[in-house]
Context: one part of a larger RNA
RNA sequence: CUGGGUGUAAAGGGAGCGUAGACGGCUCUGCAAGUCUGGAGUGAAAACCCGGGGCUCAACCCUGGGACUGCUUUGGAAACUGUGGAGCUUGAGUACCGGAGGGGUAAGCGGAAUUCCUAGUGUAGCGGUGAAAUGCGUAGAUAUUAGGAGGAACACCAGUGGCGAAGGCGGCUUGCUGGACGACAACUGACGGUGAGGCGCGAAAGCGUGGGGAGCAAACAGGAUUAGAUACCCUGGUAGUCCACGCUGUAAACGAUGAAUACUAGGUGUGCGGGGACUGACCCCCUGCGUGCCGCAGCUAACGCAAUAAGUAUUCCGCCUGGGGAGUACGAUCGCAAGGUUGAAACUC
Numbered sequence: 001c002u003g004g005g006u007g008u009a010a011a012g013g014g015a016g017c018g019u020a021g022a023c024g025g026c027u028c029u030g031c032a033a034g035u036c037u038g039g040a041g042u043g044a045a046a047a048c049c050c051g052g053g054g055c056u057c058a059a060c061c062c063u064g065g066g067a068c069u070g071c072u073u074u075g076g077a078a079a080c081u082g083u084g085g086a087g088c089u090u091g092a093g094u095a096c097c098g099g100a101g102g103g104g105u106a107a108g109c110g111g112a113a114u115u116c117c118u119a120g121u122g123u124a125g126c127g128g129u130g131a132a133a134u135g136c137g138u139a140g141a142u143a144u145u146a147g148g149a150g151g152a153a154c155a156c157c158a159g160u161g162g163c164g165a166a167g168g169c170g171g172c173u174u175g176c177u178g179g180a181c182g183a184c185a186a187c188u189g190a191c192g193g194u195g196a197g198g199c200g201c202g203a204a205a206g207c208g209u210g211g212g213g214a215g216c217a218a219a220c221a222g223g224a225u226u227a228g229a230u231a232c233c234c235u236g237g238u239a240g241u242c243c244a245c246g247c248u249g250u251a252a253a254c255g256a257u258g259a260a261u262a263c264u265a266g267g268u269g270u271g272c273g274g275g276g277a278c279u280g281a282c283c284c285c286c287u288g289c290g291u292g293c294c295g296c297a298g299c300u301a302a303c304g305c306a307a308u309a310a311g312u313a314u315u316c317c318g319c320c321u322g323g324g325g326a327g328u329a330c331g332a333u334c335g336c337a338a339g340g341u342u343g344a345a346a347c348u349c
Base pairs, nucleotide, nucleotide: 003321004320005319006318007303008302012317014201016199017198021194023192025088026087027086028085029084030083031082033081034080035077036076037075038074039073040072041071042070048066049065050064051063052062053061054060091191092188093187094186097182098181103177104176105175106174107173108172109171110154115149116148117147118146119145120144121143125136126135162169163168206247207246208245209244210243211242215241216240220236221235222234223233258316259315260314261313262312263311266294267293268292269291270290271289272288273287274286275285276284298305299304322349323348324347331342332341333340334339
């Protein structure tokens, strides 16, 4: 490189938008680059293959033919690919109508609870554990009542329920705003799918500057446990957790399953729409999109997957190629740093 693979054995990029590229719907028509076919030229000799001959045979040598799968040129074909033209509406998009949603962002508001402060009542304990102790408390704690402060999170509703490309999103109201879906079939007329580089997004932790700090809590301190206990348990407690702006760019970023399209038995839930029948309601039937469970064919090493495929096919991208060394070294590049990305070899089994 070819091939074979990529849910769990090595292997799907964390996820999107999109450039180049490779790929691309239906009908008619022109050209003839690819493609197919005929002719001509060339494709040195030797070697190779087939036939014949010469050394007694063979190796070897001589001779005739083939082949040299290629290139150039010329005549033709037009199904397919390509390319030019004309058209189409099913792919794609737009408009109109409609309902659903924790989608995003900014501002405002609310109640419960914890903690703290002040005051009242009240008195000797509270707290904590397997049991204790450290700790708090006669300078009046815990408990309880009233008032106040402040920060963070939003019980019930809540659901293999919803929305989002993924990360993720949950009190209420308002402003701005993205997407999906249904119905209709008016408009555009292939405008599409994928996507190396690239660009923006990306949990938590971490970093910078400035705020904030109730609870929780790495580090740290003390008390226990223990042979020891740099832990598990307890009492405290600082970064951090929160906000604004900027950086970092990683996760078991998981469905361990890339994106898109088409097709392939059924059954049963659920979310949001539409239609029919019932004059109405419940119920019933049909249908679109999403989300679960079970299950046939098929697939699979098995487990299992099974219209939300891991089935049957096509297009494009990423990635894998024995274990360790090692996601290390070196170089490059990004970063304030921490570190990230790219990524070997010797050696060894």
Record summary
Predicted 3D model of a 349-nucleotide part of an RNA (small-subunit ribosomal RNA, central domain) from an uncultured bacterium.